[in-house]
This record gives sequence, C1' cells and structure tokens, in this order.
RNA sequence: GACUUCCUCGCGGGAGAGACCGGCCGCACGCCGGCGCCGAAGGCGAAACCGCCCCGGAAACGCUCAGGCAAAAGGACCGCGUGGAUAAA
Repeated sequence: GACUUCCUCGCGGGAGAGACCGGCCGCACGCCGGCGCCGAAGGCGAAACCGCCCCGGAAACGCUCAGGCAAAAGGACCGCGUGGAUAAA
C1' cells in the first nucleotide's frame, strides 16, 4: 500500500401468511382458550453442495422450537458509504 474477503456502523430497497373466532376490557396491545397459516431474525437437520474425505463445513433446501400473519417494529439478502481486520501484486 492493497483488486479480494470478513466484521461493526449509517442510508436506501426488502417477501410471505387470519386487523381470525370466543372471553376479560370500547379498540389495538396484553392475558386465557381455540383452530388456520408463513419462512427471509435466530435455532435445528440423518440435508443439495463443498472440502484437507468416513471426518468436517454447510444453502435461498427441509423442520417450524423460537419468531411472524393491518400499520409500526423486525427482516435473510442487495446496493452505496464510513471505520477496522486480513491476503496477493
């Protein structure tokens, strides 16, 4: 010094599924009971795939424990920017 890669932060974009039914309250929220759903926080998997290969890693696949099913919030991921770390030339 640094194409690349990783992490924090900021901004923008960002899906799906009942403002479900009954009760306590005027409604939402909350609590209790009841069914129906979603997958893109997280988690898990005997999993596609990958590797130093019989042992590991692991998805946007699967499961729905958690979370979610008007708005808000959150949100994998993508783009831009800042700071930091790391490696080649």
RNAcentral holds the sequence, with entries from Rfam. Predicted 3D model of an 89-nucleotide RNA (Glycine riboswitch aptamer) from Methylocystis echinoides. Its mean pLDDT, the model's own confidence on a scale to 100, is 78. Its Rfam family is "Glycine riboswitch aptamer". Rfam 15.1 lists 9,425 matches to the family in 5,228 species. Gene Ontology term of the family: glycine biosynthetic process. From the family's description: This family represents the bacterial glycine riboswitch. Glycine riboswitches usually consist of two metabolite-binding aptamers domains with similar structures in tandem. The aptamers cooperatively bind glycine to regulate the expression of downstream genes. In Bacillus subtilis, this riboswitch is found upstream of the gcvT operon which controls glycine degradation.